[in-house]
RNA sequence: CUUAUCCAGAGUGGCUGAGGGGACAGGCCCUGCGAAGCCACAGCAACCUGGUCCUCGUGCCAAGGUGCUAAUUCCUGCCCAGUGGGGAGAGAUAAG
Numbered sequence: 001c002u003u004a005u006c007c008a009g010a011g012u013g014g015c016u017g018a019g020g021g022g023a024c025a026g027g028c029c030c031u032g033c034g035a036a037g038c039c040a041c042a043g044c045a046a047c048c049u050g051g052u053c054c055u056c057g058u059g060c061c062a063a064g065g066u067g068c069u070a071a072u073u074c075c076u077g078c079c080c081a082g083u084g085g086g087g088a089g090a091g092a093u094a095a096g
Stems, first nucleotide, its partner, number of pairs: 001096006011041005019030003024077004042069003047065002049062004053057001073090001078087003
């Protein structure tokens, strides 16, 4: 850079100790009943991968490589609409 997906799903323990939800702004929220980080184990999903089939599919099974495990990518920011919808942008992940 290109393509696809992003309203589903899944957490405990140990170390540590005050912040965190990417940055900015406005909200809203999580957090000493322990934030972020690191480690261990567990789990979720199924992009790649492997297998499978009178059916070749948006199929089914597995889980090796990634990813993920508060809240829609927490919400808004720009455009259209006008009653909460659609799109863009940005971001994340995968494959190339």
A computed fold for a 96-nucleotide RNA from a soil metagenome, annotated as SAM riboswitch aptamer (S box leader). Rfam family: SAM riboswitch aptamer (S box leader). About the family: The SAM riboswitch is found upstream of a number of genes which code for proteins involved in methionine or cysteine biosynthesis in Gram-positive bacteria. Its family is annotated with regulation of gene expression in the Gene Ontology. The model forms 97% of the base pairs in the Rfam consensus.